[in-house]
RNA sequence: GCCAUCGUAGCUCAGUAGGUGGAGCAUCCGGCUGUUAACCGGAAGGUCACCGGUUCGAGUCCGGUCGAUGGCG
Numbered sequence: 001g002c003c004a005u006c007g008u009a010g011c012u013c014a015g016u017a018g019g020u021g022g023a024g025c026a027u028c029c030g031g032c033u034g035u036u037a038a039c040c041g042g043a044a045g046g047u048c049a050c051c052g053g054u055u056c057g058a059g060u061c062c063g064g065u066c067g068a069u070g071g072c073g
Base pairs, nucleotide, nucleotide: 001072002071003070004069005068006067007066010025011024012023013022019056027043028042029041030040031039049065050064051063052062053061
């Protein structure tokens, strides 16, 4: 330098025929327990990497930028 895959909650990741963004863990509150842990219930937490385009509507499709990983030279 070229190619491919990826970027979604604090962390690990789902979410593909475009139509109200989710799970587990962690955090907080409550229940249970003599206490803690475990277990059970609930809550909060996201400008879906960034900038544009297409569309009535984009995490999803298209272009560009940045970053990560892998491959080729």

The RNA shown here (transfer RNA) has 73 nucleotides and comes from Candidatus Proteinoplasmatales archaeon SG8-5.